This is a predicted structure of a 73-nucleotide RNA (transfer RNA) from Pristionchus pacificus. A source record names the gene tRNA-Tyr-ATA-1-1. Its Rfam family is "tRNA". Rfam links the family to the GO term triplet codon-amino acid adaptor activity. Rfam classes the family as a transfer RNA. Its mean pLDDT, the model's own confidence on a scale to 100, is 80. Lineage of the source: Eukaryota > Metazoa > Eumetazoa > Bilateria > Pristionchus.
Order: sequence, then C1' cells, then structure tokens
RNA sequence: GGGGAUGUAGCUCAGUGGUUAGAGCGUCCACUUAUAAAGUGGGAGGUCCCUGAUUCAAUUCCAGGCAUCUCCA
Repeated sequence: GGGGAUGUAGCUCAGUGGUUAGAGCGUCCACUUAUAAAGUGGGAGGUCCCUGAUUCAAUUCCAGGCAUCUCCA
C1' cells in the first nucleotide's frame, strides 16, 4: 500500500427496514438464612462507533471516515 471481517448495556452476544432494542453473566433492592453462598422476585443501566445518502420510516440498506482483528505484498 491492497483485500476481507467486526463495531448494539460494565462483559459476552442476539436482533437485520416499522410494534417498546433484547438475552446470559455482572450490578442494586427485597424475600429466604444465625451469617454467607445458592435460590426466588423485582429494579437500574443504551448517542445501536461517527457523519452523510436512500426511504413515509434506518440498529438494519448505501457511501465516506474512525477503531480493532485478519490475509496478501
């Protein structure tokens, strides 16, 4: 320098045009316990990497950028 992949909650990931953006783990509260763990119930937590384009409508499609990973030279 060129090609490809990925970017969504604190972490690991799902979702792939429209209902309210979700799960597991973690975290907080309550119950339970002598205490803790485990268990049960409930809550909080999101600029869907950024900027544009298309569309009635974009996390999703398209373009450019940024970051990480990877292949080639």